[in-house]
Molecule: Bacterial large signal recognition particle RNA
Organism: uncultured Thermomicrobiales bacterium
RNA sequence: UCGUGCUAGAUGGGGAGGUAGCGGUGCCCUGUACCCGCAACCCGCUCUAGCGGGGUUGAAUUCCCCCUCGAGGCCCGGUGCUGUGGGACUGCCGGCGUUGCGUGGUGUUGAAGGGUGGGUCCCGCGCGGCGGGGAACUGUGAACCCGGUCAGGGCCUGACGGCAGCAGCCGUAAGCGGACCUCCUCGGGUGACGCGGGGAAGCCCCCCCGGAGCCAACGGGCGCCGGUAAGCUGGAGUAUCGCGGUCGACAGGGGGUGCACGG
Repeated sequence: UCGUGCUAGAUGGGGAGGUAGCGGUGCCCUGUACCCGCAACCCGCUCUAGCGGGGUUGAAUUCCCCCUCGAGGCCCGGUGCUGUGGGACUGCCGGCGUUGCGUGGUGUUGAAGGGUGGGUCCCGCGCGGCGGGGAACUGUGAACCCGGUCAGGGCCUGACGGCAGCAGCCGUAAGCGGACCUCCUCGGGUGACGCGGGGAAGCCCCCCCGGAGCCAACGGGCGCCGGUAAGCUGGAGUAUCGCGGUCGACAGGGGGUGCACGG
């Protein structure tokens, strides 16, 4: 140095999570690199750590170590966006109370307060009005089973006369209408009305006392209640930034590493 055979090793790796710790199954990222059994209320191990069985390759471009690059994941911090929770504090909105600072109104043609009386309010009676019902007035209104008069016709009669009675006419009952007025009765979500009685408070009015304030409408202050969630605060998702942290596939570079036989 070449050939043959064997062995160590290799036959994917990584991240998060899980775990006392290490792997695996599962999820994710790279990537294409054997098979069977076990395995997330887990399976197998115990300090470089999957267990059991089988196959391929095998000292190298394929195994091991170091360096460089760096996909990607996780964590930290800042910022933005979206959603959500809280409602002690600030802000904003609304309501109530209070004050009487501002504006305004009112007041010596007399405020606040006080007194007499009256009204509003309630009850009763009366009057009126409205509505309902009824009476009275009037029109119409009955083939017959309403009245009066009853032509014709009918019946009785020797005659004189008499009887019942349809239509028509007149009038009326029930019913259906009309109308300025009148009367009776019932009722009320009726009344600038009258009389009598009652009357705590509020409001209004006249008069009297009094002698300078009164009102609280608007704005302001204070307090309370309610609402909102802009400030404040908790947390979630996502995007982006970082000479922040951690792990790190693939790739590149360098180095290292057996045995036996024969030429």